[in-house]
The RNA shown here (transfer RNA) has 71 nucleotides and comes from Araneus ventricosus. The RNAcentral record of the sequence draws on ENA and Rfam. The organism belongs to Araneus, within Eukaryota. Rfam family: tRNA. It is annotated as a transfer RNA.
RNA sequence: GCCACUAUAGCUCAGAGACUAGGCACUGGUCUCAUAAACCAGAGUCGCGAGUUCGAAUCUCACUGGUGGCU
Numbered sequence: 001g002c003c004a005c006u007a008u009a010g011c012u013c014a015g016a017g018a019c020u021a022g023g024c025a026c027u028g029g030u031c032u033c034a035u036a037a038a039c040c041a042g043a044g045u046c047g048c049g050a051g052u053u054c055g056a057a058u059c060u061c062a063c064u065g066g067u068g069g070c071u
Base pairs, nucleotide, nucleotide: 001070002069003068004067005066006065007064010024011023012022026042027041028040029039030038047063049061050060051059
């Protein structure tokens, strides 16, 4: 220098055009003498910019970071 893959919540992971799901963690509550467990409730997220589309986490392009390969 070129190519491929990848980026979603604190961590992990699903979603492949119309709504961001779950687990762990976190916060509040119930229970308990107390703690844990259990149960109930809650907060929090699509790397960045543009394009396509009535509508984009999803499709396209560029950029950035990461991983791998070639040279």